RNA sequence: AACUAACGCUGGCGGCGCGUCUUAAACAUGCAAGUCGAACGGUAAGGCCCUUCGGGGUACACAAGUGGCAAGCGGGUGAGUAACACGUAGGUAAUCUACCUCGGGAUGGGGGACAACUUCGGGAAACCGUAGCUAAUACCGCAUACGAUCAGUAACACUGAGGUGAUACUGAUGAAAGCCUUCGGGCGUCCUGAGAGGAGCCUGCGUCCCAUUAGCUAGCUGGUAGGGUAACGGCUUACCAAGUCCACGAUGGGUAGCCGGCCUGAGAGGGUGAUCGGCCACACUGGAACUGAGACACGGUCCAGACUCCUACGGGAGGCAGCAGUUAAGAAUCUUGCGCAAUGGGGGAAACCCUGACGCAGCGACGCCGCGUGCGUGAUGAAGGCCUUCGGGUCGUAAAGCGCGAUAGACGGGGACGAAGAAAGUGACGGUACCCGUUCAAAGCACCGGCUAACUACGUGCCAGCAGCCGCGGUAAUACGUAUGGUGCAAGCGUUGUUCGGAAUUACUGGGCGUAAAGCGCGCGCAGGCUGACUAUUAAGUCAGAUGUGAAAUUUCCGGGCUCAACCCGGACGCUGCAUCUGAUACUGGUAAUCUAGAGUCUUGGAGAGGUAGGCGGAAUUCUCGGUGUAGCGGUGAAAUGCGUAGAUAUCGAGAGGAACACCAAUGGCGAAGGCAGCCUACUGGACAAUGACUGACGCUCAGGCGCGAAAGCGUGGGUAGCAAACGGGAUUAGAUACCCCGGUAGUCCACGCCCUAAACGUUGUCGACCAGGCGUCGGGGGUGUCAACCCCUCCGGUGCCGAACCUAACGGAUUAAGUCGACCGCCUGGGGACUAUGCUCGCAAGAGUGAAACUCAAAGGAAUUGACGGGGGCCCGCACAAGCGGUGGAGCAUGUGGUUUAAUUCGAUGAUACGCGAAAAACCUUACCUGGUCUUGACAUAUACCUGACAGGUGUAGAGAUACAUCUUCCGCAAGGCAUGUAUACAGGUGCUGCAUGGUUGUCGUCAGCUCGUGUCGUGAGAUGUUGGGUUAAGUCCCGCAACGAGCUCAACCCCUACCGUAUGUUGCUAACAGGUUAAGCUGAGCACUCGUACGGGACUGCCGGUGUCAAGCCGGAGGAAGGUGGGGAUGACGUCAAGUCCUCAUGGCCCUUAUAGGCAGGGCUACACACGUUCUACAAUGGCCGGUAGAAAGGGUUGCAACGGGGCGACCCCGAGCGAAUCUCGCAAAGCCGGUCUCAGUUCGGAUUGGACUGUGCAACUCGACUCCAUGAAGUCGGAAUCGCUAGUAAUCGCGGAUCAGCAUGCCGCGGUGAAUACGUUCCCGGGCCUUGUACACACCGCCCGUCACACCAUGGGAGUUGGUAGCGCCCAAAGGAGCUGAGCUAACCUUUUUCUUCGGAAGGAGGAGGCAGGUUACUAAGGUGAGACCGGUAAGGGGGGUG
Repeated sequence: AACUAACGCUGGCGGCGCGUCUUAAACAUGCAAGUCGAACGGUAAGGCCCUUCGGGGUACACAAGUGGCAAGCGGGUGAGUAACACGUAGGUAAUCUACCUCGGGAUGGGGGACAACUUCGGGAAACCGUAGCUAAUACCGCAUACGAUCAGUAACACUGAGGUGAUACUGAUGAAAGCCUUCGGGCGUCCUGAGAGGAGCCUGCGUCCCAUUAGCUAGCUGGUAGGGUAACGGCUUACCAAGUCCACGAUGGGUAGCCGGCCUGAGAGGGUGAUCGGCCACACUGGAACUGAGACACGGUCCAGACUCCUACGGGAGGCAGCAGUUAAGAAUCUUGCGCAAUGGGGGAAACCCUGACGCAGCGACGCCGCGUGCGUGAUGAAGGCCUUCGGGUCGUAAAGCGCGAUAGACGGGGACGAAGAAAGUGACGGUACCCGUUCAAAGCACCGGCUAACUACGUGCCAGCAGCCGCGGUAAUACGUAUGGUGCAAGCGUUGUUCGGAAUUACUGGGCGUAAAGCGCGCGCAGGCUGACUAUUAAGUCAGAUGUGAAAUUUCCGGGCUCAACCCGGACGCUGCAUCUGAUACUGGUAAUCUAGAGUCUUGGAGAGGUAGGCGGAAUUCUCGGUGUAGCGGUGAAAUGCGUAGAUAUCGAGAGGAACACCAAUGGCGAAGGCAGCCUACUGGACAAUGACUGACGCUCAGGCGCGAAAGCGUGGGUAGCAAACGGGAUUAGAUACCCCGGUAGUCCACGCCCUAAACGUUGUCGACCAGGCGUCGGGGGUGUCAACCCCUCCGGUGCCGAACCUAACGGAUUAAGUCGACCGCCUGGGGACUAUGCUCGCAAGAGUGAAACUCAAAGGAAUUGACGGGGGCCCGCACAAGCGGUGGAGCAUGUGGUUUAAUUCGAUGAUACGCGAAAAACCUUACCUGGUCUUGACAUAUACCUGACAGGUGUAGAGAUACAUCUUCCGCAAGGCAUGUAUACAGGUGCUGCAUGGUUGUCGUCAGCUCGUGUCGUGAGAUGUUGGGUUAAGUCCCGCAACGAGCUCAACCCCUACCGUAUGUUGCUAACAGGUUAAGCUGAGCACUCGUACGGGACUGCCGGUGUCAAGCCGGAGGAAGGUGGGGAUGACGUCAAGUCCUCAUGGCCCUUAUAGGCAGGGCUACACACGUUCUACAAUGGCCGGUAGAAAGGGUUGCAACGGGGCGACCCCGAGCGAAUCUCGCAAAGCCGGUCUCAGUUCGGAUUGGACUGUGCAACUCGACUCCAUGAAGUCGGAAUCGCUAGUAAUCGCGGAUCAGCAUGCCGCGGUGAAUACGUUCCCGGGCCUUGUACACACCGCCCGUCACACCAUGGGAGUUGGUAGCGCCCAAAGGAGCUGAGCUAACCUUUUUCUUCGGAAGGAGGAGGCAGGUUACUAAGGUGAGACCGGUAAGGGGGGUG
């Protein structure tokens, strides 16, 4: 785009078309083929006339019958048919033709019957029989007849061959019918010639699928003869011959009516064969003939069969695939209508009759076409709906309102064409179309994620559902459902189905085969296809012209008619085809001749693992024998099995046997491929080079066919040293039917015969031609060089590498093409199923070759790109390992988590990156949890309205308290009003949910060195380049190079602390000098030099020197310096990753609660405890514990505070309270250390848990549930399994001090200083990371992907003991009807012969026989039926097989 469509929703009108695609299923009822009296005998009914009422006549007519014509047309259907069925072009000299037309000739004379009718009889009926009468245009002889037919004779013309035509003569054969008449004639009949139209037969070409159908055929092929037909012919019969068809697809199977056309398409094609037209076939199924001009006959006959109906059970009847209609079937297809008015048909002289052909109407949006559902105006942008950022937007001039109009319908008035060439008559449609007047109706369907025009809200929550493909839906769905709005089409719109297109996705036009599917493993070669140069000829192909045909309709163009259109009419073109004739001759083909460039032969020569056969050789392994010799050997990652004291291994000598041939050796050579390797000999194939000579296209390719064909395997017979499937043993392992080891049989070897497959690969068929080069190598030749070596140049043939043009999706290929062309063959057409099944062929077998389908998926695949990954590679980092030091894991306690428990044990954090985390302080509070008891505009905010004038506060009572009650006191302002309680309404409130809706913020990779951009360039593109490379660095840090040049974010630096110095300043800091002064002391005067504090500067930059490095960046060493190569530490965290954490810090979308999930109160809980884990603390002791003495810090805090001095207490602490908002006073004695003493290796003078008692301070309150002190008690623990953590220098370790939080509570956290190590060879390994490279089937990216079995469910399928159908043949049996043959003793009007009787003498009636005919019988053929063995195709099936999906 289209439809003979169907379904869903909807539906105003008209015109023109179309309407059982299924079941060639079955059919009730009515109709669809009759007509003629001018062929005939006649008169049942009707009309008219007469009538004696019995009837008669008329011919206005006509039932039934005889007879004629028609009924073979028209109408239906598509079952069968793969065929001369159809289409197209021809032939028929091999034919027929009723009716019709034009001619020629004729129509003479006889005869005998049969229906109707009458009689009798049978039957339920259908119908049948007997006897008798009768007519014809019915039937039968005779005559005549031509240009008819046949035979013969003669001779002519045409013809490619058969043969045909025509002429003359002779002979034979064959006709007829009358009717009407206006008497003019008309219509018929017979013979014959021709025409027109029709039909039969024959031929060329065209006409679906399967080769898993390859051979078929006995009337089969041809001939001769007979028969038969309208006609040719094996059409049929007999005989003879052995042919015919087939790879250009016979035979068989499946499917199918064919065509004009129709749909689609740019076309070529593809699909289709409704309606209309041509042809064919069929008429319940099968068979058969009759009649006839024509049938083997839809509404005829006979027979058989199935089915239905009637029946008196004896018998009969029927055939809608005619028009309507019915039933069943189905998704599905109409009225039992009107009319012969028109067109056409049959009969008739005609009138006329018949006509479900046809013309019309009805039903159906089934299709096409046309029209309408109004037009103008109308802004307050009404109401209402929807959305909203609450402002508004939108439906929307849409509506309403106002004005105007009238296509359907209804009513009223008028009213056709179609009717035709004398006139008149004749209309089913139809009072229809059309015209006028009045009045007055009518929109839906689908879609709105992309493709694809059109978006929002609500509901739902991987549910319900959608879906053509991709895919939507798991709480913010433009994708589901609804609504608003919108888009598209519109009396329709969607869906489904089917066909073509897009699809160059079967490629003729117009594709491919190195890696995507696809080159046969290789050669030889018949058929086939293709084929060098030149000349002549021919004209088959080819080209041109002409003629015929290519039906009409359709399509296209032009014109016309319905108001337009659809539709219809006229004309033109076209129909790309076929045939015939004429012409052209370049090319292809045929024929003939010639040539040498292709191909081949001869000669000479060298190269080679080319092949076959025979012989020879040495090294090595093994074995045997002998010698020497002794305890191991062998084997592995390590071992063991194994061998060995019966003497191995090792070593020497001798021998046996089999197999394979080191070095040479190659990127080498040869061969068609497989493949070929010691040496020699014989035989033999091919290639190559050079020179000339010869043949003269002898060529290329190749379906089938034939041959060769690694390894493994098979058969027979040998052989067997080594190796070695199977097998045995030992190991490894979770297992180990493996990898490793020790053994070991087939086999490997030889001969002969099979097998016939490989990643048989260059994954690249063979042959030929052409198209830049460069560098090797093998074989041969030529040239040059003082011709020897060798080098150089060059030709031919092989074999490699790199590379231009060009090709390619890219990779890549590139004179050895995958380039540009030619010839021929093979092969491919999504993945799986499936290198399968089945059938067939081959094979001894194994198996090979050929080779599907159902079903299933939306991919499978190629090349390249970026990442990620690798038990890949290279380079390099990091307390990553290693080297060290100290821990954790064991104990007790502390703390956090899990789990369990509980009324509650609030919530969050969960590998690294949760677990002394949020929490820098849970007794109440905190607090979010639980229980109980309470409150409802609220504890808190804003606003409005109203009421009141207070509220707050103090006191008392009740209560666990919140709270309630009482009482005391009680507003401001002149006013407007302010303030406050209460009431009411909006609202407050929520640590309720979603961190996967978010902001902000944080962790982690990681302080790792990376992450990007612009322009340019390269690539079809993804993308690359830059950013890679060479160096270097802590660093993408810097340098050099470079199709790149630049730039940004990170890095570094800038900032802070610290280490040195300077300057300034000098109290609360400091004290060198001077003076004073104490038991002591910067205590005092004084000073600001020093220390220190504060502030500002300086200093370090590879700056200098040497070496090295690319004259670089830099690196190494050195000098100087407080400090040296980033001096040390901190802050600082790129693009991004983990839907990482947090809605319980805060903010926030959406959802949820609103006398509660909000608010307030008391008590309880967060502190539970069989257990498990993380992180600390303290220890286990002598490098120690305890006691005494003694030295020198830093950084902080302090008024709700730090607190000195003094006093009390064993102590925690208490009393008092100077000083200090602090460089002033205070916390505040630092501890380890050092000196001295004691303990002496033990569960201890270690260790301190636990428990008892007594206290202290804090606090409203220490019971659940805090901290500390003293006395007493004195648990586990004696250095910790597997495993695991931190740390590289002022670090680890160790020691104490301070602070935040805080009423109180520190083993945690954050800081501070004191003492103060060891080790780093190095980068193999573990972990993490960076760069480059490589492989990849990964891309939620290796925590990836993914294979097979098993288990379960479903689906289709091969085989299957069987079983049940169908189809087509074959053999045999039986054989209806029928036509043919034979027979026909029976029957027989017409003709013939003979005879008898009668006679009106014309003849009539008989008898007998014959001819001819018939009944009957019989023969062959034969439908249906029966039977038998097979073939092919289905259905179904126990049990079992594999496959697919989940």
Molecule: small-subunit ribosomal RNA
Organism: uncultured prokaryote